Annotation:
RNAcentral holds the sequence, with entries from ENA. A computed fold for a 71-nucleotide RNA from a Candidatus Nealsoniibacteriota bacterium, annotated as transfer RNA. The organism belongs to Candidatus Nealsoniibacteriota, within Bacteria. It matches the Rfam family "tRNA". Its family is annotated with triplet codon-amino acid adaptor activity in the Gene Ontology.
Formats: sequence, structure tokens, C1' cells
RNA sequence: UGCCAGGUCGUCUAAUGGUAGGACGAUGGAUUCUGACUCCAUUAAUCUAGGUUCGAGUCCUAGCCUGGCAG
Repeated sequence: UGCCAGGUCGUCUAAUGGUAGGACGAUGGAUUCUGACUCCAUUAAUCUAGGUUCGAGUCCUAGCCUGGCAG
């Protein structure tokens, strides 16, 4: 430099173009003499900029980052 793949809560992982969900974590509460376990609630995300569409995490274009292959 070219080609290919990927980018979603703090972490991991879902989501036929139609309410962005779950688990772990964190916080608060219940339970307990205290703690752990358990239960309940809360918390928090679509890499960036355009385009298509009534509607985009999803489709298209360009870019950024990461990984792989070739030179």
C1' cells in the first nucleotide's frame, strides 16, 4: 500500500429494517448479631460523518481504530 473480517452499557453477549435486551459488575434496599449466599430495584451502550427509508445497531458511501492475509 492492497484485500478480507470486526467495532453495541464498565466487561461479555443478543437483536427479521419497527420499544436497543440478557448475564456479570456497580449502587441502594430486604434478609443476617456481622459478613457471605439469596431476593428486589436502580444504573448504563449501538466507533465517526453523510446518504437511502415513514423508520437504520442492521442497508449504501467515506473515514477512524483493531486483527488477519499478500507484497